Description:
RNAcentral holds the sequence, with entries from MGnify. A computed fold for a 136-nucleotide RNA from a soil metagenome, annotated as FMN riboswitch aptamer (RFN element). It matches the Rfam family "FMN riboswitch aptamer (RFN element)". Its family is annotated with FMN binding in the Gene Ontology. The prediction has a mean pLDDT of 83.
[in-house]
RNA sequence: CCUUCGGGGCAGGGUGAAAUUCCCGAUCGGUGGUACAGCCCACGAGCCCAUCCCGGCCGCCGCGCAGCGGCGUGCAGGGGGCGGCAUGACCCGGUGAGAUUCCGAGGCCGACAGUCACAGUCUGGAUAGAAGAAGG
Numbered sequence: 001c002c003u004u005c006g007g008g009g010c011a012g013g014g015u016g017a018a019a020u021u022c023c024c025g026a027u028c029g030g031u032g033g034u035a036c037a038g039c040c041c042a043c044g045a046g047c048c049c050a051u052c053c054c055g056g057c058c059g060c061c062g063c064g065c066a067g068c069g070g071c072g073u074g075c076a077g078g079g080g081g082c083g084g085c086a087u088g089a090c091c092c093g094g095u096g097a098g099a100u101u102c103c104g105a106g107g108c109c110g111a112c113a114g115u116c117a118c119a120g121u122c123u124g125g126a127u128a129g130a131a132g133a134a135g136g
Base pairs, nucleotide, nucleotide: 001136002135003134004133005132012024013023014022026121027120028110029109030043031042032041033040038108039107046085047084048083052079053078054077056075057074058072059071060070061069062068063067090106092104093103094102112124113123114122
């Protein structure tokens, strides 16, 4: 540098005009590190953004003037993303040299926008993108 890969999940029931959003209950767990981790450390997905890149428009100047080239604290836009903002949750017992990671038990957490009524699970940005993984 190239190629491929790179996120899962409300069964059943209650109330109601209306809810996979509320209530009972069900169910899911990205990436790297470390004794095997949603809850330890770090990263990713959201928002803003410097330098930089890309053409478009406008203005000025030049030329061999249907146009081309140069210049600009100029205007609006696209790409990119140094950096910034936001960013949830665990304890007890056991084994062990070592585990908030394993085993047992009990807990807890979950972006943004949308919606006849509040969403980890539905719809959407996303047939996108990323942490990264494998191969050449």